[in-house]
RNA sequence: GAGCCUGUAGCCUAGUUUGGAUAAGGCGUCAGCCUCCUAAGCUGGAAAUCGUGGGUUCAAAUCCCAUCAGGCUCA
Numbered sequence: 001g002a003g004c005c006u007g008u009a010g011c012c013u014a015g016u017u018u019g020g021a022u023a024a025g026g027c028g029u030c031a032g033c034c035u036c037c038u039a040a041g042c043u044g045g046a047a048a049u050c051g052u053g054g055g056u057u058c059a060a061a062u063c064c065c066a067u068c069a070g071g072c073u074c075a
Base pairs, nucleotide, nucleotide: 001074002073003072004071005070006069007068010027011026012025013024020058029045030044031043032042033041051067052066053065054064055063
């Protein structure tokens, strides 16, 4: 220098194929119930505008372009 893959709540992952409107689940966290207390269990809540910027579209995590970070391969 070239190509490919990955980036989504504090952490891990789904959703991308086929664009469709409240972005889902697990762990964690907060409150309550239960218990002598804790754990476990049950109920409820908060937390991501999807790496960043722009474009297309009635509508973008999803399509297009650029760019940043990490990884792999080639030179």

This is a predicted structure of a 75-nucleotide RNA (transfer RNA) from a Nanobdellota archaeon. The RNAcentral record of the sequence draws on ENA.